[in-house]
Context: one part of a larger RNA
């Protein structure tokens, strides 16, 4: 390749934008490339399909005839396809609207901790399963009032909200992207998915420069142990924070790509619109968009999933192909560097 497959079994790229290649909605008229039909010719024979015949049967051998490729020539127009129109259900856009830790950037507030200054005040504090290293009579612990300085935002807080993930949490102002319900003015096919290429991408690590309250790798002491290079206690330097560049990988998880449809129900919750009902909020119905849970068909090897599908179908993508050797080796791109990426054999079971 084929062919089954990707939740857990080997398998979905962390995550998004878009050129192309694939794929695509209604209807009309033309072409007639796609298909399909006739006829011709052509692809040695054998082989192959049906029928028939010969060896006693069969293998085997003969005779016919088919089918399948390649060209030509007429013709059919549903379906691909192109031309040339038209339309509104996908899709955008517009108007009038609530919701939100979505994102930048300036400011700004308590409350804790640490640590300076002063006051009160006297022999302990502090940790621990016991303790001990440590602080303390140079006055510590504990209280008061002042101060500086950094990072974090109790309560609201909710399987609640928001972002494409990765992620966002005090408060205030500026700037700014997308969702969502409403209506039905506009565009008329302007969709979908995406190799390669492109941006974003936790934490930790890097590089220059600040900053440094607490934690707190590495290191030191005290403890425990047989031992203890470790849980536990005291101390602590990188880091944790800001700016700017870099790295580009996670159990980047829902371990579930992405788009559209179609398939009983129930119950909660978060945004919308409508109705009903009321003095008025509620409440109570129907609807549309998101999050949970339970459940039927179904479907799975099972656990499960069950309209947020792992039913049941299309259409693109990316990925697996027994373990181990291994995400290693060589080779290429990328990186300052840690490394990352792509990515195998011998061998072995």
């Nucleotide at each position: 390749u084929u062919g089954c497959g990707c939740g857990u079994a080997a398998a979905g790229c962390g995550c998004g934008c878009a050129c192309g290649c694939g794929c695509g909605c209604a209807u009309u008229u033309g072409u007639c490339u796609c298909u399909c039909u006739c006829u011709c010719u052509u692809a040695a024979a054998a082989g192959u399909u049906c029928g028939g015949g010969g060896c006693u049967c069969a293998a085997c051998c003969c005779c016919g005839u088919g089918a399948u490729g390649g060209g030509a020539u007429a013709g059919a127009a549903a379906c691909u396809a192109c031309c040339a129109g038209u339309c509104u259900a996908g899709a955008g856009u517009a108007c009038a609207g609530g919701a939100g830790a979505g994102g930048a950037a300036a400011g700004c507030g308590g409350a804790a901790u640490u640590c300076c200054c002063a006051g009160u005040g006297u022999a302990g504090c502090g940790g621990u399963g016991a303790a001990a290293u440590g602080c303390g009579u140079a006055g510590a612990u504990a209280u008061u009032g002042g101060g500086a300085g950094g990072a974090a935002c109790a309560c609201c807080a909710g399987u609640g909200g928001c972002g494409a993930a990765g992620g966002c949490g005090a408060c205030u102002u500026u700037c700014u992207g997308g969702a969502c319900g409403g209506c039905a003015a506009c565009u008329g096919a302007c969709g979908c998915u995406g190799a390669g290429g492109c941006u974003c991408g936790a934490a930790a690590g890097c590089c220059a420069g600040g900053g440094g309250a607490g934690c707190g790798a590495a290191c030191g002491g005290g403890a425990u142990u047989a031992g203890a290079u470790a849980c536990c206690c005291c101390g602590g330097u990188a880091g944790u924070c800001c700016u700017g560049g870099c790295c580009g990988u996670a159990a980047a998880c829902g371990a579930u790509g992405g788009a559209u449809a179609c398939u009983a129900g129930g119950u909660g919750u978060g945004g919308g619109a409508g109705g009903u009902a009321u003095c008025g909020a509620c409440c109570c119905c129907u609807u549309c968009c998101g999050u949970g849970c339970c459940g039927g068909a179904g479907u799975u090897a099972a656990c499960g999933c069950a309209a947020u599908a792992a039913g049941u179908a299309u259409c693109c993508c990316g990925c697996c192909u027994g373990g181990g050797g291994a995400g290693u080796a060589c080779g290429g791109c990328c990186g300052c560097a840690a490394g990352g990426u792509u990515g195998a054999a011998a061998c072995u079971c």